[in-house]
Molecule: Purine riboswitch aptamer
Organism: Mesobacillus persicus
RNA sequence: UAAUUUAAUAGUAUACACCUUCGUAUAACAUCGAUAAUAGGGAUCGAAAGUUUCUACCAAAUCACCGUAAAUGAUUUGACUAUGAAGGCAGAGAAUAUUCGG
Numbered sequence: 001u002a003a004u005u006u007a008a009u010a011g012u013a014u015a016c017a018c019c020u021u022c023g024u025a026u027a028a029c030a031u032c033g034a035u036a037a038u039a040g041g042g043a044u045c046g047a048a049a050g051u052u053u054c055u056a057c058c059a060a061a062u063c064a065c066c067g068u069a070a071a072u073g074a075u076u077u078g079a080c081u082a083u084g085a086a087g088g089c090a091g092a093g094a095a096u097a098u099u100c101g102g
Base pairs, nucleotide, nucleotide: 018088019087020086021085022084023083024082025081026056031047032046033045034044035043041066042065050057058078059077060076061075062074063073064072
């Protein structure tokens, strides 16, 4: 000086899709503004907040309350989304055995 090996560091590449269940988040909740209806009514739109969190923030049923005014309330049931875990299914790599062919 070169090669090889080992170790360390750094970089790159590498299947993980889908379904079900469960955990976490959020209580499918609460606040405000504008407009609208009025017992056959109680609605619509927007803003901000809530999550170590993207998105969503609704629907149905039942009951109550408001004596015509401006304000709704309670209960029950039902999701999506983010992320994690387990199972299923699918896929990838490796090994072994058997069979067939060369």